Predicted 3D model of a 265-nucleotide RNA (Bacterial large signal recognition particle RNA) from a Peptococcaceae bacterium.
It is recorded under the gene name ffs.
It matches the Rfam family "Bacterial large signal recognition particle RNA". From the family's description: The signal recognition particle (SRP) is a universally conserved ribonucleoprotein involved in the co-translational targeting of proteins to membranes. It is annotated as a non-coding RNA gene.
The prediction has a mean pLDDT of 75.
The source organism's lineage runs through Bacteria, Bacillota, Clostridia, Eubacteriales and Peptococcaceae.
[in-house]
């Protein structure tokens, strides 16, 4: 210091889930860096932390290890949107209660308030009126089993005279029918009714006294209830943002270490 050949290392790395922890396969970021078999109900290990087997490179501008920068990732923190659930909370809307503040209505042709007579209210007796239904009155009404008269015609009698008795006529039972008077019974959401008794808190009137206000009808106000969202609160969720804290960090740049071994010239 030149060839030869091996060996140690290298053959991508990092976030994230996961796991007791490492790694791997998932998913995501960087970059370009060999192939098979294992593998999310997971697959192999054990702080020396895949495993099995195989290529390629090889002692080097390779390979470990520190800092710098920083793509991208998690975690919080803060706003900003969205859409969700809630037995929460209220606007609005509705119903009620009360208020005499505006209105609006009545009011000296007298409000309100007191005093007093009625009425409405209950019973009782009593009248009527109305609806039913019977009676009376009036008509019709019996071939025969209704009364009376009974032509004609029968029977009985010497005669006189008498006896049943169709047909017709008159009244007339039972039934039909009719039109208002009357008369009876019987019922009630009966009735500016008529007497007594009772009751009188409300209404409604009418007399006397008083002398100016009532009325919640309307809007405001206030209290009470329902309802209920395009609001509020609260849970939790996704999504952006951020010259907010933190932590990991890939590629880069950088300093340090490593710098082997045979065997020949």
């Nucleotide at each position: 210091u030149c060839g030869u050949g091996c060996u140690a290392g290298a053959u991508g790395g990092g976030g994230u889930g996961g796991u007791a922890g490492c790694g791997g396969u998932g998913c995501c970021c960087u970059g370009u860096a060999c192939c098979c078999g294992c593998a999310a109900u997971c697959c192999g290990c054990u702080a020396u932390a895949g495993c099995g087997g195989g290529g390629u490179u090889g002692a080097g501008u390779g390979c470990c290890u520190g800092c710098u920068c920083c793509c991208g990732g998690g975690u919080g923190u803060a706003g900003u949107u969205u859409g969700u659930a809630g037995a929460a909370c209220u606007a609005g809307c509705u119903g009620u209660u009360g208020c005499a503040a505006g209105g609006a209505a009545u009011g000296u042709u007298g409000a309100u308030a007191a005093u007093u007579g009625g009425g409405u209210c209950u019973u009782g007796c009593g009248c009527g009126a109305c609806g039913u239904a019977a009676g009376c009155u009036c008509u019709u009404g019996a071939a025969u089993c209704g009364u009376g008269u009974c032509a004609g015609a029968u029977c009985c009698u010497g005669a006189c005279g008498g006896a049943a008795g169709c047909a017709g006529c008159a009244c007339u039972a039972a039934g039909a029918g009719a039109u208002u008077c009357c008369u009876u019974a019987c019922g009630g959401g009966u009735g500016c009714c008529g007497c007594a008794a009772g009751g009188u808190a409300g209404c409604c009137u009418g007399a006397u006294u008083u002398g100016a206000g009532u009325u919640a009808c309307c809007u405001a106000c206030a209290g009470c209830a329902g309802u209920a969202a395009c609001g509020u609160c609260u849970g939790g969720g996704a999504a952006c943002u951020a010259u907010u804290a933190u932590u990991c960090a890939a590629a880069a740049g950088u300093a340090g270490g490593u710098u082997g071994c045979a065997c020949g010239g």